[in-house]
Molecule: Fluoride riboswitch aptamer (crcB RNA motif)
Organism: Planctomycetota bacterium
RNA sequence: CUGACAAAAGGGGAUGGAGUCCCCCUUGAACCGCUCUGCGAGCUGAUGACUCCUGCAGGAUG
Numbered sequence: 001c002u003g004a005c006a007a008a009a010g011g012g013g014a015u016g017g018a019g020u021c022c023c024c025c026u027u028g029a030a031c032c033g034c035u036c037u038g039c040g041a042g043c044u045g046a047u048g049a050c051u052c053c054u055g056c057a058g059g060a061u062g
Stems, first nucleotide, its partner, number of pairs: 009026005016053006033043004
């Protein structure tokens, strides 16, 4: 320096934060939404899932 394996650790899961759980990846990785008539047009959601907070949107009441 290169390759393989194991442990530990770290990272990721379409826009913020925290907790729990699940899944994925080992740095040339995981991941980087969907639809259509596609050089453009349209749509959903702050979650991978649950709970809470924040932000945004709509409605009602005081």